Annotation
Predicted 3D model of a 531-nucleotide part of an RNA (large-subunit ribosomal RNA, domain I) from Sphingobacterium hungaricum. Its mean pLDDT, the model's own confidence on a scale to 100, is 82. It matches the Rfam family "Bacterial large subunit ribosomal RNA". The family is grouped with related families in Rfam's "LSU clan". Taxonomically the source falls in Sphingobacterium (Bacteria, Pseudomonadati, Bacteroidota, Sphingobacteriaceae).
[in-house]
Context: one part of a larger RNA
RNA sequence: GGCACACGGAGGAUGCCUAGGCUCUCAGAGGCGAAGAAGGACGUGAUAAGCUGCGAUAAGCUCCGGGGAUUAGCAAAUGUGAGCAGAUCCGGAGAUUUCCGAAUGGGGCAACCUAGCAUACUGAAGGUAUGUUGUAUAAUACGCGAACGCGCUGAACUGAAACAUCUAAGUAGGCGUAGGAGAAGAAAAUAAUAAUGAUUUCCCAAGUAGUGGCGAGCGAACGGGAAAGAGCCCAAACCGCACUUGUUACGGCAAGUGCGGGGUUGUAGGGCCACGACAUUGCAUUGCAGCUAUGAACUGGAAUCUGGAAGGGAAGCCAGGACCAUAGGGGGUGAUAGUCCCGUACAGGUAAAGAAUUGCAGCAUAGUGGUACCCUGAGUAGGGCGGGACCGGAGAAAUCCUGCUUGAAUCUGCCGGCACCAUCCGGUAAGGCUAAAUACUCCUGAGAGACCGAUAGUGAACCAGUACCGUGAGGGAAAGGUGAAAAGAACCCCGAACAGGGGAGUGAAAAGAACCUGAAACCGUGUGCUU
Repeated sequence: GGCACACGGAGGAUGCCUAGGCUCUCAGAGGCGAAGAAGGACGUGAUAAGCUGCGAUAAGCUCCGGGGAUUAGCAAAUGUGAGCAGAUCCGGAGAUUUCCGAAUGGGGCAACCUAGCAUACUGAAGGUAUGUUGUAUAAUACGCGAACGCGCUGAACUGAAACAUCUAAGUAGGCGUAGGAGAAGAAAAUAAUAAUGAUUUCCCAAGUAGUGGCGAGCGAACGGGAAAGAGCCCAAACCGCACUUGUUACGGCAAGUGCGGGGUUGUAGGGCCACGACAUUGCAUUGCAGCUAUGAACUGGAAUCUGGAAGGGAAGCCAGGACCAUAGGGGGUGAUAGUCCCGUACAGGUAAAGAAUUGCAGCAUAGUGGUACCCUGAGUAGGGCGGGACCGGAGAAAUCCUGCUUGAAUCUGCCGGCACCAUCCGGUAAGGCUAAAUACUCCUGAGAGACCGAUAGUGAACCAGUACCGUGAGGGAAAGGUGAAAAGAACCCCGAACAGGGGAGUGAAAAGAACCUGAAACCGUGUGCUU
C1' cells in the first nucleotide's frame, strides 16, 4: 500500500409526513376612488428589533346582537392589570383614521418645504390653531384594478425546406374606452318557383364550395339540429304655442328656431277626409307600500362497554356482548374511533340587507273606409381612381367600408338576388334603443381530484418578490420535520470557557435542540490476511 471484517466521523439521499401549491366544479361577487382609492412612509405596546393589527381615540374607542370563563396577537419569561356588575372572543353598524400617493393652495429629490383668504388667540411677531384655495366650473370626470369586450394602430422571427406575392396575422406589441359582461340585433336579409323570418353561441354541413408563386397554405355559406327568445323609439308630412327675422295695405302674411301633439311602415305605411272607440294588452323604465324565500355570529344535535397479548400509551388487533343512524362527510385525541372531543344529517335562530311576487301610482298600446294632394332619413345611393373587408391574392367579380373626385331618383320611386340585361322573386338604405342564450376570474364561500409531496408542487409550505445582483429597466435564490408531553438535561467532574465532553437525571427511546429515518461519495480507528 491492497483486500476483508468490525466500529466510527462526515454527508443529507431514501422512506414516512404536510403547514403550501396545482387543476377544476357549484354558488356568490364582479369593482374601489375627491366622503381622498390601490399602494406606501412614519408612528403606535410596561419592556418591543421583526411580522400582524391599529392611527396622535393608534395590538385599539362606541353601540347592538351572540357567547359564558378566562384573558392582555405571533410569543415563552418578568412585571402589572382586566373579567360572572359578563371580560377576551365572534357577527353587524358606527367613530377615529398622521404624512405621501389621482394628490388637488404653490413648490418638490414621494412621505418634505412654503403661501393666500376667513375666523380665533393676541401688545407684537419670520407666531399658533381650525377651515378653505387643483384642472374648471354648475353637474360631473381625473387615479387604481387579473382576465374577458369593442375600436384605432400594428410588427418580426417563422413556414414556403432559399425568397419577393403569400404565410406567420390583423397574432404579439402600442393607444383609447366600456361593462358585469361587452359586441351584435329587429331585413334595402336569406333563398329559389318551395319557403324562412332580428341578433348571439354550440353541433353538423365541411376541411366541402372555393381561393392559392393553384406552392406553402387559407377556407366559407345555404340548409339541418340545439341553447335562448322580445321587440321597440325617433326624423318627416299635418296641427298648435312661444320667440326671432323679413315684409305689410298695420288686419296680417312668410321664413327660421325651440317646445308640445301627431306618426313610424312594404299585403306599403302615415298625414289628410269620413265613421267609430276609450276597450284590450303590456311594462325592459320609475316611485311608494306590503309580504316572503333567503340571510351573520350562534343554539340544539343520537349511540360502547368488558376482558386479553405485545406495548411507553388503546381508539387499532383478538375474544365477547350492545347501541345510534335523515348523523358510517371530515378533522382531532399518546398507533387505525359511527357511539371520546370538535363536528356531521336534521332542526332552530335572526340584525343589516332583501330578490321573486302583490297592490297602487306612472308609462306605453288599437279599428274601418275613402282619396292619390303631402311625407317616408342627400353631398346620401351610385359612378371613376386608390386602398381595405369577405372563402374570393383584380379576377368575368357581385356585396360591404372609404382617402380623393363626381353625383341621382322620390312610391308610376329605390335596393338586392355574384359581371351585365330582361322577366320573376325578396326587401324598403342613407337616424336610434334593446334582456336572454356567449366570454372571463384579481376576489369570497362550499366542495372535488387514477394532481405534487420539499431538487416536486407557485419564484415563494419557512417573515419571498425577501436576501443578494444590477446605474437602471430588470434578474432573483437557498431555507420544512426533537418528543405524546419540554418532561429542553437539577447536581458533580475535566476544561480558560457562555466551547466541547464525561457522569447523574428525564423519556418508550437521547430522539439532546447542528435534534425523525440517516443511503452513497469522502475521511478514519482496530483486527486479520497479503505485498